[in-house]
């Protein structure tokens, strides 16, 4: 000195969807050839700064109130290229 974990502060952020349970988890307006669009809210994550801890070990997943049905995606991790 670099790294990894966990806490606090600060910002900063993908994705935030249709139906039904259910006259009720927003609102407002479209869609089923659909599963979107505005704000709102929830968020992994990602930066930095302060502490603790470890010292190459250990985890493979994780995020949008629940459940059940469906439909798209985000981080992260891992491989290859350049």
């Nucleotide at each position: 000195a670099c790294g990894a974990u966990g806490a606090u502060a600060c910002g900063g952020a993908a994705c935030u969807g249709g139906c039904g349970g259910a006259u009720a988890a927003g609102u407002g307006g479209a869609a089923u050839u659909a599963a979107c669009c505005a704000c709102a809210u929830g968020a992994a994550c990602c930066a930095u700064a302060u502490c603790a801890u470890c010292a190459u070990u250990g985890c493979a997943g994780u995020c949008g109130a629940c459940c059940g049905c469906c439909u798209g995606g985000g981080c992260a991790a891992a491989g290859a290229g350049a």

About this RNA:
Model confidence (mean pLDDT): 77 of 100. This is a predicted structure of an 82-nucleotide RNA (ZMP/ZTP riboswitch aptamer (pfl RNA motif)) from a Bacillota bacterium. It matches the Rfam family "ZMP/ZTP riboswitch aptamer (pfl RNA motif)". Rfam links the family to the GO terms regulation of purine nucleotide biosynthetic process and one-carbon metabolic process. On this family, see Jones and Ferre-D'Amare, Nat Struct Mol Biol 2015: "Recognition of the bacterial alarmone ZMP through long-distance association of two RNA subdomains". The organism belongs to Bacillota, within Bacteria.